A computed fold for a 74-nucleotide RNA from a Saprospiraceae bacterium, annotated as transfer RNA.
[in-house]
RNA sequence: GGCGCGGUAGCUCAGCUGGUUAGAGCGCAGGAUUCAUAAUCCUGAGGUCGGCGGUUCGGGUCCGCCUCGCGCUA
Numbered sequence: 001g002g003c004g005c006g007g008u009a010g011c012u013c014a015g016c017u018g019g020u021u022a023g024a025g026c027g028c029a030g031g032a033u034u035c036a037u038a039a040u041c042c043u044g045a046g047g048u049c050g051g052c053g054g055u056u057c058g059g060g061u062c063c064g065c066c067u068c069g070c071g072c073u074a
Base pairs, nucleotide, nucleotide: 001073002072003071004070005069006068007067010026011025012024013023019057028044029043030042031041032040050066051065052064053063054062
């Protein structure tokens, strides 16, 4: 350099064929329970969906470019 995969919450990831509210587990905060801790249960906060542009009535999802990471290859 070429090809492929990936970047979504603090972490690990899901998100179908574009559709109206963007989710789960863990973690975090508050509460319940306990003599207390752990465990368990309830509630809550937390997101420019890597960046820019395009297509569309509508983009996490499709297209282009850029950027970062990983793999294969010369």
The sequence is in RNAcentral, with records from ENA, MGnify and Rfam. Taxonomically the source falls in Saprospiraceae (Bacteria, Bacteroidota, Saprospiria, Saprospirales).